[in-house]
């Protein structure tokens, strides 16, 4: 070059059929007395890779593009 896949919270990564954007861990407060570990509660944190399109509405469908992985050549 081609062709599959993968991109979502600080990390791992769910999100079905297009209709409130989530879990775990990680971080912050609190939780009996001093500290630290677990444990429970509550919380903060998001340009859903990017850009344009359908559609009343888009993570999702459809065009481009990009960045990592595989495989071909």
């Nucleotide at each position: 070059g081609u062709g599959g896949u993968u991109g979502u919270a600080g990390c791992u990564c769910a999100g079905u059929c297009g209709g409130c954007a989530g879990a775990g861990c990680g971080c912050g407060a609190c939780g009996u007395c001093g500290c630290c570990a677990a444990c429970g509660u509550c919380g903060a944190g998001g340009u859903c890779c990017c850009g344009g399109g359908u559609u009343c509405g888009a993570c999702u469908c459809c065009c481009g593009g990009u960045a990592g992985c595989c495989a071909c050549u």
Molecule: transfer RNA
Organism: Spirilliplanes yamanashiensis